RNA sequence: CGAGCGGGCCAACGUGAUCGCCCCGAGAAAUCGGGGAGGAAAGUCCGAACUCCGAACGGGCGGCAUGCCGGGUAACCCCCGGUCGCGGCGACGCGAAGGAAAGUGCCACAGAAAACAAACCGCCCUGCGACCCCUCACGGGGAAGCACGGCAAGGGUGAAACGGUGCGGUAAGAGCGCACCGCCCCGGCGGCAACGCCGGGGGCACGGCAAACCCCAUGCGGAGCAAGGCCAAAUAGGGAGACGGUCGGGCGCCCGUCCCAUCCCGCCGCGAGGCGGGACCGUCUCCGGGUCGGCUGCUGGAACCCGAGGGCAACCUCGGGUCUAGAGGAAUGAUCGCGGCGGUACCGGGAAACCGGGACCGACAGAAUUCGGCUUAGCGACCCGCUCGGAGC
Numbered sequence: 001c002g003a004g005c006g007g008g009c010c011a012a013c014g015u016g017a018u019c020g021c022c023c024c025g026a027g028a029a030a031u032c033g034g035g036g037a038g039g040a041a042a043g044u045c046c047g048a049a050c051u052c053c054g055a056a057c058g059g060g061c062g063g064c065a066u067g068c069c070g071g072g073u074a075a076c077c078c079c080c081g082g083u084c085g086c087g088g089c090g091a092c093g094c095g096a097a098g099g100a101a102a103g104u105g106c107c108a109c110a111g112a113a114a115a116c117a118a119a120c121c122g123c124c125c126u127g128c129g130a131c132c133c134c135u136c137a138c139g140g141g142g143a144a145g146c147a148c149g150g151c152a153a154g155g156g157u158g159a160a161a162c163g164g165u166g167c168g169g170u171a172a173g174a175g176c177g178c179a180c181c182g183c184c185c186c187g188g189c190g191g192c193a194a195c196g197c198c199g200g201g202g203g204c205a206c207g208g209c210a211a212a213c214c215c216c217a218u219g220c221g222g223a224g225c226a227a228g229g230c231c232a233a234a235u236a237g238g239g240a241g242a243c244g245g246u247c248g249g250g251c252g253c254c255c256g257u258c259c260c261a262u263c264c265c266g267c268c269g270c271g272a273g274g275c276g277g278g279a280c281c282g283u284c285u286c287c288g289g290g291u292c293g294g295c296u297g298c299u300g301g302a303a304c305c306c307g308a309g310g311g312c313a314a315c316c317u318c319g320g321g322u323c324u325a326g327a328g329g330a331a332u333g334a335u336c337g338c339g340g341c342g343g344u345a346c347c348g349g350g351a352a353a354c355c356g357g358g359a360c361c362g363a364c365a366g367a368a369u370u371c372g373g374c375u376u377a378g379c380g381a382c383c384c385g386c387u388c389g390g391a392g393c
Stems, first nucleotide, its partner, number of pairs: 001389008010380001013339007021036006038364001042375002045373005050224004063220005068082005083097001084095004098215002103213002105209003120155002122151003126147003131142004163181006182204001183202008228296004238287008248260003263278006303322008341362004346357004
């Protein structure tokens, strides 16, 4: 210098003027003072706090989730460290990474065969042998093909073919034998563990799929701030009381009261029935529930910043400091001036580095109970560490 890998941090403005918005405080008011979005406030995907329902506690069944090991955390499907596998020359990246010798199931197409093994081409032994060659003949040699067998080396199919490479061996072959690698079993050592290393034994038995059913282990009640709590109109329902009016029949001159019948409710009675209460309309007062609306929950919290210590790290402990939006159709804005940053093309100067100038562009998005994560979106700027290649000293 080029090409990359990993991480951190900021995230677009700062300031002035004018016009505005939400909240808090002061004030009688006018007004004054203070505060006012994000790294993701987003998706609402996990985990919690909080609240209500409510008993989901114990056991069984079912469902869902998680799934290498250790640690962190209030908790997690999150984070950190490690192991193993795969990819990359490498820095490093990726991985739903328990069990396939418990059972069931599946493995398209192609292929002989997809898991009990099997044999299409092929190779080989034996027998027969058209035909050809040598010979006068006997006889001998070769050979397409056929039959009975042997084999799984080679070819071929496939994502995957019943260990791989080499040597020996054999009629041809084959873990048939041997060496190395792989696999399985046993032991030792290291590690908390996942696992690793070493040694010995076994010719090898056990293909893949569990993001197929399933098995194993662990965990799990539901709804969500439109949770929930408080206050509480108008109108229309509900209940109680007072007053007034009305009644099918009767008593009664009237007012008014009472009686009987009917219906409804309660009680008593085996039953016939008895006892008590009530009724329909209007006005007024009171009580109670809901709706509109208002208040609350509401922002001080597993909070943030700095320092010290512990830990490889995630993170933890201690000390000091700070208060940092709380709306409810939902504020946090708009215009202009000055200054500044980055990018793009351009103009002028300059040998170049560079200097000066004006123009255009500058994201994703946006609080709504709160917090910890994950994921997704995103104009760009800066910083740190590392890898590979090239060149120079």
This is a predicted structure of a 393-nucleotide RNA (Bacterial RNase P class A) from an Acidobacteriota bacterium. Its Rfam family is "Bacterial RNase P class A". The family's RNA type in Rfam is ribozyme. The gene name in the source record is rnpB.